[in-house]
Molecule: transfer RNA
Organism: Imasa heleensis
RNA sequence: GGGCCUAUAGCUCAGAUGGAUAGAGCGCACGUCUGAUAAAUGUGAGGUCGGUAGUUCAAAUCUACCUAGGCCUA
Numbered sequence: 001g002g003g004c005c006u007a008u009a010g011c012u013c014a015g016a017u018g019g020a021u022a023g024a025g026c027g028c029a030c031g032u033c034u035g036a037u038a039a040a041u042g043u044g045a046g047g048u049c050g051g052u053a054g055u056u057c058a059a060a061u062c063u064a065c066c067u068a069g070g071c072c073u074a
Stems, first nucleotide, its partner, number of pairs: 001073007010026004019057001028044005050066005
């Protein structure tokens, strides 16, 4: 240099063929329980889906470019 893959909550990851209020587990906060802790259990907070444009009535999802990381190849 060429090709491919990945980027969604603090972490690990889902998200059908474009339309659902964008979710789960762990973690975190606050309750219940206990003499207390752990465990168990309930509730809650936390996101403009890597960035910028484009297509569309509608984009996490499709297209282009860019950024970061990874793999293959010369």